[in-house]
Context: one part of a larger RNA
RNA sequence: GCCGGCGACUUAUAAGCAAUGGCAGGUUAAAUGUAGGAGCCAUAGCGAAAGCGAGUCUGAAUAGGGCGUUUGUCAUUGUUUAUAGACCCGAACCCGGAUGAUCUAACCAUGGUCAGGAUGAAGCUUAGGUAAAAUCAAGUGGAGGUCCGAACCGACUGAUGUUGAAAAAUCAGCGGAUGAAUUGUGGUUAGGGGUGAAAUGCCAAUCGAAUCCGGAGCUAGCUGGUUCUCCCCGAAAUGUGUUUUGGCGCAGCGAUUAAUGUUUAAAUUUAGGGGUAAAGCACUGUUUUUAUGCGGGCUGGUAAUUCGGUACCAAAUGAAGGCAAACUAAGAAUACUAAAUUGUAUAGUUAAUCAGUAAGACUGUGGGGGAUAAGCUCCAUUGUCAAGAGGGAAACAGCCCAGACCAUCAGUUAAGGCCCCUAAAAAUUGCUAAGUGCGAAAGGUGGUGGGAGUGCAUAGACAACCAGGAGGUUUGCUUAGAAGCAGCAAUCCUUUAAAGAAUGCGUAAUAGCUCACUGGUCGAGUAAACCUGCGCCGAAAAUGUACGGGACUAAGUAAUUUGCCGAAGCUAUGGGGUAAUAAUAAAUUAUCGGUAGGGGAGCGUUCUGUUGUAGGUUGAAGCGUUAGUGAAAACGGGCGUGGACGAAGCAGAAGUGAGAAUGUCGGC
Repeated sequence: GCCGGCGACUUAUAAGCAAUGGCAGGUUAAAUGUAGGAGCCAUAGCGAAAGCGAGUCUGAAUAGGGCGUUUGUCAUUGUUUAUAGACCCGAACCCGGAUGAUCUAACCAUGGUCAGGAUGAAGCUUAGGUAAAAUCAAGUGGAGGUCCGAACCGACUGAUGUUGAAAAAUCAGCGGAUGAAUUGUGGUUAGGGGUGAAAUGCCAAUCGAAUCCGGAGCUAGCUGGUUCUCCCCGAAAUGUGUUUUGGCGCAGCGAUUAAUGUUUAAAUUUAGGGGUAAAGCACUGUUUUUAUGCGGGCUGGUAAUUCGGUACCAAAUGAAGGCAAACUAAGAAUACUAAAUUGUAUAGUUAAUCAGUAAGACUGUGGGGGAUAAGCUCCAUUGUCAAGAGGGAAACAGCCCAGACCAUCAGUUAAGGCCCCUAAAAAUUGCUAAGUGCGAAAGGUGGUGGGAGUGCAUAGACAACCAGGAGGUUUGCUUAGAAGCAGCAAUCCUUUAAAGAAUGCGUAAUAGCUCACUGGUCGAGUAAACCUGCGCCGAAAAUGUACGGGACUAAGUAAUUUGCCGAAGCUAUGGGGUAAUAAUAAAUUAUCGGUAGGGGAGCGUUCUGUUGUAGGUUGAAGCGUUAGUGAAAACGGGCGUGGACGAAGCAGAAGUGAGAAUGUCGGC
């Protein structure tokens, strides 16, 4: 891991509700039987009570108001609640009593063990030395938690081992090795206790409180699991309170049964209040420009009171123009409330009983937080998912279309599509040349289409080419120089078809080139802006391209037209269930996605009664296989196997249905 067996809402008592049954007042409890009629519920309530009584209490009240002015009761079954282990499995803990120092910690008693080598303390002896000592030298001596190093004890490093040879080892090195050494045997200390050269270490592979049994089925707002079928309805993830936020109470939303009887959703009309959007600036604030300029600054005059100036700041006021969630003189659409009309939905409302939910997710819209970030977060309001299958979006809970009772090799549509993969297409007029289409901004673009104007132009425009582009004058100043062209000022006059006291280059300064401007050649459009369609650049990411792919110049794109395909939608044909009308028939209408959850109807298993039954060696149960039947759980004929039991029906009682619980036992 698989297969097989076992494995979870029980039982008692009490109460609420529902159904069914008995009685109309009901009914018997405690072991059994008989007899009884104690008791219990009901038959009257109200008040704290005295008490009064179909009323009573409050009250001054004859007012008003509160509670009342009668139908039940006893069983059975179901369901819910309470008390019990109370659907099953699961703690870590706590408490009690016992058992442990054969492991290990410390101690007590009594024994054992430590190859070999090195070093050479004190003391002593002798010689020198001294008055004697001191002292010095040599020898002797053999001290030490001394040194090196086996046994022994330990465990610093690395490797191996890691379902090991081993629940701590092996190998190679390593530390101590006469000591606070090590070790044998016997003994002592016990669980909030011991022991501890102290690590919360050790106390039998168990230690921040040993182990065993018991209290004990502790408790678990937590996790996991909870077994047959079909039918009807069908949620919530919100508000509020909570030592409360992953739990509960109440409300909301669901179900069932009654009652009510249109009171309901929605639409239309009418009547309402509002202060949001937008708007506005009278108010509260904020803000730009301008005019006037209280007051101040700076500054001039005066001996002083004070009198002037000002291109500075600037109150207040006027004019023009803005801004606001916590501004509003004014103000929508929606929404909300009420009424009337239409409107009939398993509508609404009320009551009783039974729930679940109270972690929601995303999309659109209006907002707060954040960075006008997030598949972010918090509200409001829709939809979908949740609890929803089907078609589309390549794939894709929350997007688009659409809500699956069953069957059909029928039709018709929605979204979306119609070159091939892949069901279905053609036509017309444009645009795009970028594979744009098939990802993106500011910005750039003499890419190209469309629109509406303007200037110049056969009295010849625009572009190109030919020619001119002069004189006073080197204007004046400045300057070493300044001659159109360093700079400053001025910017005239003349000749002209035209020509600046000069547009740029250039020179030390001149010179030189060029432009403006004019003529000619040429011969028809040209110039600068604006609005707009489709493009282009901007454009860099990690295995290998990337519209789903192929591929496409339409099979792209804008607009128009007519077809077709396309779903579990709708229709058609047949069939079934539920509800209403009707009453079980027939018919009509509506309806049948579904998690939590509520309600209803059934199937099967074991045992009991009927039953020592029907049946059964001419073959029971069981097992295997296979027709058939039923909406399903299932039933069941035949055949084979098996070799002795044993139905069906009608009732009754439950150890009554397994795929999951790191379930449990067995097998492989």